[in-house]
């Protein structure tokens, strides 16, 4: 650097579902709260699903592929 995720270690993230607040909504933010997750960190590029003030706009990255960076360790 590239593979790869058994184990060490330090940790990390946080589903539903509840309180609060924002949005016509899909959703999103804050607090609690763990279902899980080796990139569940970032990107809406392609495909897909959902909303809408629908010839056009939006949301979804824990829905899939795909880019980018990363912590330990292992042959």
């Nucleotide at each position: 650097c590239a593979c790869c995720g058994a184990u060490c270690a330090g940790g990390g993230c946080a589903a539903a579902c509840c309180c609060g607040g924002a949005g016509c909504g899909a959703u999103c933010c804050g607090g609690g709260g763990a279902c899980g997750c080796a990139a569940a960190a970032c990107c809406a590029c392609a495909g897909g699903a959902c909303c809408c003030u629908a010839u056009g706009g939006g949301u979804c990255a824990g829905c899939u592929g795909g880019g980018u960076u990363g912590c330990c360790g292992g042959g």
c-di-GMP-I riboswitch aptamer from Candidatus Sysuimicrobiota bacterium CSP1-3, 75 nucleotides, folded computationally.
It was read from a public genome assembly, where an Rfam model found it.